[in-house]
The RNA shown here (transfer RNA) has 72 nucleotides and comes from Periweissella cryptocerci. The source organism's lineage runs through Bacteria, Bacillati, Bacillota, Lactobacillaceae and Periweissella. It matches the Rfam family "tRNA". Rfam links the family to the GO term triplet codon-amino acid adaptor activity. The sequence is in RNAcentral, with records from Rfam. The coordinates come from a structure-prediction model, not an experiment, and the mean pLDDT is 82.
RNA sequence: UGUCCAGUGGCACAAUGGUACUGCGCCUAACUGUUAAUUAGGAGAGUGUUGGUUCGAUUCCAACCUGGACAG
Repeated sequence: UGUCCAGUGGCACAAUGGUACUGCGCCUAACUGUUAAUUAGGAGAGUGUUGGUUCGAUUCCAACCUGGACAG
C1' cells in the first nucleotide's frame, strides 16, 4: 500500500428494509435460620462515525475510524 472480515446494553450474541432477541451479569421481591440455588419482576443499547438511497436503514451504498486475517 492492496484485498477481505468484524464493530449492536457491563460481557457474549441474534435480528429477510418495518419501533433491536436471548444468555450471563446487575437491581428488587418471594422462598431459606443465613448465603447460595430456584421462581417472579425490573433497569440498562437505537446498532463505530459522517453522509446518501428509501415512506421507513442494524440491514443497502460511499467515505472515514478502530481491531483482525491475508498478500506485497